[in-house]
């Protein structure tokens, strides 16, 4: 380098407009994409025989996985079970990630039917940086 325990920090966005007695819910037009992981793009930095290495950030809402949600069960903790959505073209060895076109998708509970309001949450949370001790 790695790693093990404990402990601190931080850790989710987004509305106008119309009709209606009533609605950020209907319609019409917007807007938003958590965490790890892959990534042919992009940006730093070093070295260079100048052709390219190496080495670091950042990159997918629909891929692979995870988390909040909900149910089961439990004194509690651990534990189990459910949980959305992408096609077509193009470049190219190689891309469901790049480019270009259309499309899709959002937990419960409250209310005029909610991915945007309020509520549970000043909560939990994947998971991020850190520090102390301790292995090695």
């Nucleotide at each position: 380098a790695c790693u093990g325990u404990u402990c601190u920090u931080c850790g989710g966005g987004g509305u106008a407009u119309g009709u209606g007695c009533a609605a950020u819910u209907c319609a019409u037009a917007a807007c938003c994409g958590a965490c790890g992981g892959u990534g042919a793009c992009g940006g730093g930095u070093g070295c260079u025989g100048c052709g390219g290495c190496a080495u670091c950030c950042g990159a997918a809402g629909u891929c692979c996985g995870u988390g909040a949600g909900c149910c089961c069960g439990u004194u509690u903790u651990g534990g189990g079970g459910c949980u959305g959505a992408g096609c077509c073209g193009g470049u190219g060895c190689g891309a469901u990630u790049c480019c270009g076109g259309c499309a899709c998708c959002g937990a419960c509970g409250g209310u005029a039917g909610a991915g945007u309001c309020c509520g549970g949450a000043c909560g939990g949370g994947a998971g991020a940086a850190g520090a102390a001790c301790g292995g090695g």
Molecule: FMN riboswitch aptamer (RFN element)